[in-house]
Molecule: Bacterial large signal recognition particle RNA
RNA sequence: UCGCACUAGUCGGGGAGAUAGCGGUGCCCUGUUGCCUGCAAUCCGCUACAGCAGGGAUGAAUUCCCACACCCGGGCUUGCACAAGUAUUGCCUGGACUAUGUAAGCGGUGUUGAAGGAACGGUCUUGCGCAACGGGAUCCCGUGAACCAUGUCAGGUGGGGAACCAAGCAGCAUUAAGCGGAUAUUCCCGUGUGCCGCGGGGUUGCUGUUCCCGAGCUGGCUGCGUAGAUACCGGAUAUUUGGCUGGUUCAAAUGUGGGUGUGCGA
Numbered sequence: 001u002c003g004c005a006c007u008a009g010u011c012g013g014g015g016a017g018a019u020a021g022c023g024g025u026g027c028c029c030u031g032u033u034g035c036c037u038g039c040a041a042u043c044c045g046c047u048a049c050a051g052c053a054g055g056g057a058u059g060a061a062u063u064c065c066c067a068c069a070c071c072c073g074g075g076c077u078u079g080c081a082c083a084a085g086u087a088u089u090g091c092c093u094g095g096a097c098u099a100u101g102u103a104a105g106c107g108g109u110g111u112u113g114a115a116g117g118a119a120c121g122g123u124c125u126u127g128c129g130c131a132a133c134g135g136g137a138u139c140c141c142g143u144g145a146a147c148c149a150u151g152u153c154a155g156g157u158g159g160g161g162a163a164c165c166a167a168g169c170a171g172c173a174u175u176a177a178g179c180g181g182a183u184a185u186u187c188c189c190g191u192g193u194g195c196c197g198c199g200g201g202g203u204u205g206c207u208g209u210u211c212c213c214g215a216g217c218u219g220g221c222u223g224c225g226u227a228g229a230u231a232c233c234g235g236a237u238a239u240u241u242g243g244c245u246g247g248u249u250c251a252a253a254u255g256u257g258g259g260u261g262u263g264c265g266a
Base pairs, nucleotide, nucleotide: 001266002265003264004263005262006261009058010057011056012030013029014028015027020047021046022045023044024043035055036054037053038052039051064259065258066257067256068255069254073250074249075248076247077246079244080243082242083241084240085239086238087237088236089235092234094233095232097228098227099226100225101224102223104222105221106220107218108217109216116212117211118210119209120208121207122206123205124201125200126199127198128197129196130194131193132191133190134189135188136187137186140181141180142179143178149174150173151172152171157166158165159164
């Protein structure tokens, strides 16, 4: 150096989480065919040689072990004229809102007379009248009494010698209270009534007419000022999440370098 047989090792690795810790099951990343069966989150197995039990393949190197480089990806974290959510704030008054002042601009109105002043009316109040409406009475019509209403009272009754007299039922007529109707007249009372009339009072305001005077008046919109209110939008503050940027830590795949047996035979 070569051949045969065997052994250690290997047959995926990593991050977060969980755990006293390690490995696995579940999640994520990487890589790819570089085994199989059973177990397991109210977990499973083990203890620094840190999955266990059983079976299989490969095997001292392209495959095993170590170091370095590179960096997929994950964890932690600094900063921000960044974005979004939530909460607070009106002593943030910026938008939108309310009230008020001003009168610069626009508008309206005014010499066919503004604002102001004066006179007389209306609106207001009170009394009376009229009308309307409602109620009652009067008036009119009808009805209306076994007796205790009136008139006339047949028959009958009583008195009388007689003439005659008296009371009086039924009937007829009339009427009181009552009931019903009609609403024309008259009277009384009342009113959530009235483009009604007359008189008295009042007149701050508003308004009609007339007179005096002679140029403003108004505030609808914009502007400016003041006060108030509002968390809808904007601003500010706090907090959460995301994004960007930097730091740190672990690190797959890949690359480079190095390392690692035993027996027999030639």